Source information:
Transfer RNA from a Polyangiales bacterium, 71 nucleotides, folded computationally. RNAcentral holds the sequence, with entries from ENA. Rfam family: tRNA. Rfam links the family to the GO term triplet codon-amino acid adaptor activity. Model confidence (mean pLDDT): 81 of 100.

Formats: sequence, C1' cells, structure tokens
RNA sequence: CCAGAGUAGCCAAGCGGAAAGGCAGUCGCCUGUUAAGCGACCCACCGCAGGUUCGAUCCCUGCCUCUGGCA
Repeated sequence: CCAGAGUAGCCAAGCGGAAAGGCAGUCGCCUGUUAAGCGACCCACCGCAGGUUCGAUCCCUGCCUCUGGCA
C1' cells in the first nucleotide's frame, strides 16, 4: 500500500422498513439419581465517530482492532 472481517458470555444469519438460529445461563417437566430429552424465560441501541436518507446492521467518509496479500 491492497483486500477481507468486527452483530449477545461463545458461535453465527441478516441484498434500506429496524436484528434469525444454535451453544451457554435461569426456572420447571421427565427420571430412583445424574446425563439425555421436553417446555418456558433471559441476553445484541450491530467496533467508534461523522455523513446520506422519511428511515441505516446494510450505502459513503475517517479512525481503531484482527486476518490475509504485495513490497
């Protein structure tokens, strides 16, 4: 210098109308007990700051962090 990524405790979806799912966690059911299974609940102002727009996780700009590439 170029490209990609950053969304919940962890993983991870989301082509401008406002955020799925899984694991974990909590409470129950089931079982002689544990595990497994089942049900309910809980948890993300989307890395930060601006801009565009009626409206931004999504588009634009700058910065931060990580990964890869070129030298």